Predicted 3D model of an 82-nucleotide RNA (transfer RNA) from an uncultured Porphyromonadaceae bacterium. The coordinates come from a structure-prediction model, not an experiment, and the mean pLDDT is 81.

RNA sequence: GCCCUGAUGGCGGAAUUGGUAGACGCGUUGGUCUCAAACACCAAUGGUGCGAGCCGUGCCGGUUCGAGCCCGGCUCAGGGCA
Numbered sequence: 001g002c003c004c005u006g007a008u009g010g011c012g013g014a015a016u017u018g019g020u021a022g023a024c025g026c027g028u029u030g031g032u033c034u035c036a037a038a039c040a041c042c043a044a045u046g047g048u049g050c051g052a053g054c055c056g057u058g059c060c061g062g063u064u065c066g067a068g069c070c071c072g073g074c075u076c077a078g079g080g081c082a
Base pairs, nucleotide, nucleotide: 001081002080003079004078005077006076007075010026011025012024019065027045028044029043030042031041032040046055047054048053058074059073060072061071062070
């Protein structure tokens, strides 16, 4: 230098031929149970805002009524070739 793969909540990890982003698990918080705790079970859990809302898939643009998903450029990580 070229090629391939990847980047999604606090963590792991889903979501594909573009149509409700975050299923599921862990963690955390609250509750039930207990003398108390552990276990178990129930509920909540992206950010921001008093709120209506607004924002959010590595970053910047583009296509589209609509993008995590398609296109261009870039950053970072892993791998391959020279």